[in-house]
Molecule: transfer RNA
Organism: Methanobacterium movilense
RNA sequence: GCCUGUGUAGCUUAAAGGUUAGAGCAGCUGCCUCGUAAGUAGCAAAUGAGGGUUCGAAUCCCUUCACAGGCU
Numbered sequence: 001g002c003c004u005g006u007g008u009a010g011c012u013u014a015a016a017g018g019u020u021a022g023a024g025c026a027g028c029u030g031c032c033u034c035g036u037a038a039g040u041a042g043c044a045a046a047u048g049a050g051g052g053u054u055c056g057a058a059u060c061c062c063u064u065c066a067c068a069g070g071c072u
Base pairs, nucleotide, nucleotide: 001071002070003069004068005067006066007065010025011024012023013022018055027043028042029041030040031039048064049063050062051061052060
């Protein structure tokens, strides 16, 4: 340099172009306990960036960034 793949909460991940982007662990707040842990109820937290197509984009297209693999 060329080709392919991946990028979604702090971490691991789900999501036929259409319900409010869903869960597990972690975090926070209650309840419970003499106290802690466990349990239980709730809360907060995410689509790498920019543009395009579409009535509607995490999803399709283009560019770009980061990472991984392959070829030279």